[in-house]
Molecule: transfer RNA
Organism: bacterium
RNA sequence: CUGGGUGUAGCUCAGCUUGGCAGAGCGUGUGUCUUGGGUGCACAAGGUCGUAGGUUCGAAUCCUGCCAUCCAGA
Numbered sequence: 001c002u003g004g005g006u007g008u009a010g011c012u013c014a015g016c017u018u019g020g021c022a023g024a025g026c027g028u029g030u031g032u033c034u035u036g037g038g039u040g041c042a043c044a045a046g047g048u049c050g051u052a053g054g055u056u057c058g059a060a061u062c063c064u065g066c067c068a069u070c071c072a073g074a
Stems, first nucleotide, its partner, number of pairs: 001073007010026004020057001028044005050066005
């Protein structure tokens, strides 16, 4: 330099194919339970969906540029 993959909650990831309320598990906080801890149960908090634009009534999703990272090639 060229081609391709990945980027979504603190962590691991789904959702993208077919545009329409942003989710799961783990973790965290509170309550309950226990002498206490752990387990179990209930509730809650936590998101610019990497970034900047475009298309659209509507974008995590489609299109383009850029950034980070990984793989392959030269």